Context: one part of a larger RNA
RNA sequence: GUCCUCAAGGAACUCGGCAAAAAAGCGGCCGUACGUUAGCAAUAAGGCCUGCCCUUUCUCGCGCAAGCGAGGCGGGGCCGCAGAGAAUUAUUCCCAACCGACUGUUUACCAAAAACACAGCUCCCUGCGAACUCGUAAGAGGAUGUAUAGGGGGUGAUGCCUGACCAAUGCCGGAAGGUCAAGUACGGAGGGUACAUGGAUUUAUCUAUGUGCUGGAUUGUAUAAGCCCCGGUCAAUGUCGGCGAUAACUAUAAUCGUCCUAAGGUAGCGAAAUUCCUUGUCUGGUAAGUUCAGACGCGCACGAAUGGUAUAACGAGUUGGGAACUGUCUCGAGGACUUGCUCG
Numbered sequence: 001g002u003c004c005u006c007a008a009g010g011a012a013c014u015c016g017g018c019a020a021a022a023a024a025g026c027g028g029c030c031g032u033a034c035g036u037u038a039g040c041a042a043u044a045a046g047g048c049c050u051g052c053c054c055u056u057u058c059u060c061g062c063g064c065a066a067g068c069g070a071g072g073c074g075g076g077g078c079c080g081c082a083g084a085g086a087a088u089u090a091u092u093c094c095c096a097a098c099c100g101a102c103u104g105u106u107u108a109c110c111a112a113a114a115a116c117a118c119a120g121c122u123c124c125c126u127g128c129g130a131a132c133u134c135g136u137a138a139g140a141g142g143a144u145g146u147a148u149a150g151g152g153g154g155u156g157a158u159g160c161c162u163g164a165c166c167a168a169u170g171c172c173g174g175a176a177g178g179u180c181a182a183g184u185a186c187g188g189a190g191g192g193u194a195c196a197u198g199g200a201u202u203u204a205u206c207u208a209u210g211u212g213c214u215g216g217a218u219u220g221u222a223u224a225a226g227c228c229c230c231g232g233u234c235a236a237u238g239u240c241g242g243c244g245a246u247a248a249c250u251a252u253a254a255u256c257g258u259c260c261u262a263a264g265g266u267a268g269c270g271a272a273a274u275u276c277c278u279u280g281u282c283u284g285g286u287a288a289g290u291u292c293a294g295a296c297g298c299g300c301a302c303g304a305a306u307g308g309u310a311u312a313a314c315g316a317g318u319u320g321g322g323a324a325c326u327g328u329c330u331c332g333a334g335g336a337c338u339u340g341c342u343c344g
Base pairs, nucleotide, nucleotide: 001337002336003335004334005333006332008330009329012328017325025050027049028048029047030046035040037157051078052077053076054075055074057072058071059070060069061068062067079083092323093322094321095320096319097318098317099315100314104116105115120155121154122153123152124151125150126149132141133140134139158310159309160308161307163240164239165238168237169236170233171232172231173230174229177228178227179226183223184222185221186220187219188218191214192213193212194211195210196209197208198207199206200205241259242258243257244256245255268302269299280296281295282294283293284292
């Protein structure tokens, strides 16, 4: 190291019955609770029988019959500690709670789960050359489909339900007004330049008016979506108050006042996989219970598809209790085999 056995006790071990032990025929017969979605739960649980020999009788098959074969209800007897007599193989069970409905999937090689998925529910998009995805494109998938279809998000069977808020953010719709880009169109003023007519002039030159031309110049007006704005929408992202007073013991506050808000948490559940204080308080279980179950509720900091709550069945899930069983332990002991080292 791998196995085997053990007095008395029997979980006192330990984070925890981890490991081991126990039970074991999915043979026959009997019997089987709570709960329940009536399918299950259920091989629930828990009992009894089982070999061999002789024999009455019954059923079936074959056969003309005699008989042969298969099976059954009975009667009598025999042996052993033991009749599923060995070997292989083959559920331990019960009472509760939590989570997840379920079968399934997952971190190949530390996590199999309460995580993922799921059917069901719901919202959004999409009228077909669909939306969406890949690709620069051609094109392809979607789909040789057509809204009972396809894509995307959330929730996650089922039962009962899913409250208030559109102020913020998002999305959808709207168009009166405000704001607003480049480009384009049409203008204005002032330049440049050519010509014409005047004026001042000492010739160069300066200046006024008019007619043309002209610039990626300057400037004005017009012109889109968006934003501001107006409405809708929460199974969209999300949010869901404070203070003071009050009843003929006390306590408490159905009630009242006031401030703020978009609206102030509804039903249900609740020291919870959520409770800090906390081993909350009460009840149960134990001789004794920081765990557990049932209640209570001033919920530090539950709460309704980031779903709420209940739930049969299911689970190599998590937690508490019990029966059985045992070297887990009190507390060790003995034996078999194997292996390393040392000695021989």
Molecule: large-subunit ribosomal RNA, domain IV
Organism: Candidatus Parcubacteria bacterium